Source information: This is a predicted structure of a 104-nucleotide RNA (SAM riboswitch aptamer (S box leader)) from an uncultured Bacteroidota bacterium.
RNA sequence: GACUUAUCCAGAAAGACCGAGGGAAUGGGCCCUUUGACGUCUUAGCAACCCGGGCUAGCCGGGUGCUACCUCCCACUUCGAAGCAAUUCGGAGGAAGAUAAGGU
Numbered sequence: 001g002a003c004u005u006a007u008c009c010a011g012a013a014a015g016a017c018c019g020a021g022g023g024a025a026u027g028g029g030c031c032c033u034u035u036g037a038c039g040u041c042u043u044a045g046c047a048a049c050c051c052g053g054g055c056u057a058g059c060c061g062g063g064u065g066c067u068a069c070c071u072c073c074c075a076c077u078u079c080g081a082a083g084c085a086a087u088u089c090g091g092a093g094g095a096a097g098a099u100a101a102g103g104u
Base pairs, nucleotide, nucleotide: 001104003102004101005100006099007098008097013043014042015041016040017039021032022031023030026075027074028073029072044067045066046065048064049063050062051061052060053059071096076093077092078091079090080089081088082087
């Protein structure tokens, strides 16, 4: 990295360094960002999955993960509502992605 399964409207930030872009990719929208984002490190925190413990409290320890915005929103299919229409709103599914566990 390919594959399988599960989950994705809950939760959780400070400091130091860096210096211009960033929110996965493409397009659109919206947003964050020199009052320093993104990233890296440290510390702290959260508790999704796994392992262990357990007095069984969604409790404790460990591993991975995570700590702006629903996976930030839309895009493809389909159903419903409003509208003359453009379009807008809502539901279901798919695709892609992320994380965990398995596994070659």

The coordinates come from a structure-prediction model, not an experiment, and the mean pLDDT is 83. It was read from a public genome assembly, where an Rfam model found it.